The prediction has a mean pLDDT of 79. SAM riboswitch aptamer (S box leader) from Triticum urartu, 117 nucleotides, folded computationally. Its Rfam family is "SAM riboswitch aptamer (S box leader)". Its family is annotated with regulation of gene expression in the Gene Ontology. Taxonomically the source falls in Triticum (Eukaryota, Spermatophyta, Pooideae, Triticodae). RNAcentral holds the sequence, with entries from Ribocentre. Of the family's consensus pairs, 97% are formed in the model.

RNA sequence: UGCUUAUAGAGAAAGGCAGAGGGAAUAGACCCGUUGAAGCCUUGGCAACCUGUCACUUGGACAAGGUGCUACAUUCUACUCUUACCCUUUACGGGAGCAAUAAGAGAAAGAUAAGCU
Numbered sequence: 001u002g003c004u005u006a007u008a009g010a011g012a013a014a015g016g017c018a019g020a021g022g023g024a025a026u027a028g029a030c031c032c033g034u035u036g037a038a039g040c041c042u043u044g045g046c047a048a049c050c051u052g053u054c055a056c057u058u059g060g061a062c063a064a065g066g067u068g069c070u071a072c073a074u075u076c077u078a079c080u081c082u083u084a085c086c087c088u089u090u091a092c093g094g095g096a097g098c099a100a101u102a103a104g105a106g107a108a109a110g111a112u113a114a115g116c117u
Stems, first nucleotide, its partner, number of pairs: 002116006013043005021032003026078004044070003048067003051063004074109001079106006086095003
């Protein structure tokens, strides 16, 4: 680098250097930023995975050692499906429509962890 599995709407600060960008990619939107962005260093904190201890007809609690994280749901949307929205029916249901809007589920992609190559 690549592959597999799992997780994610919660949580969590400050100082120094630095000096204009940043929020993964493509497109659109929105937000953050000289009341200092990215990046680097130091000290805190959080607790997703590994680890350790206790418990375990229970799938949990504690610790913070290894990674990680410490604005906005993975910042939101884009791909698929369903429902609502329109017409009809007492209702179930059926029809129309997949262009727009809203909600939900899944996927894709990315991120993190563990294992493998």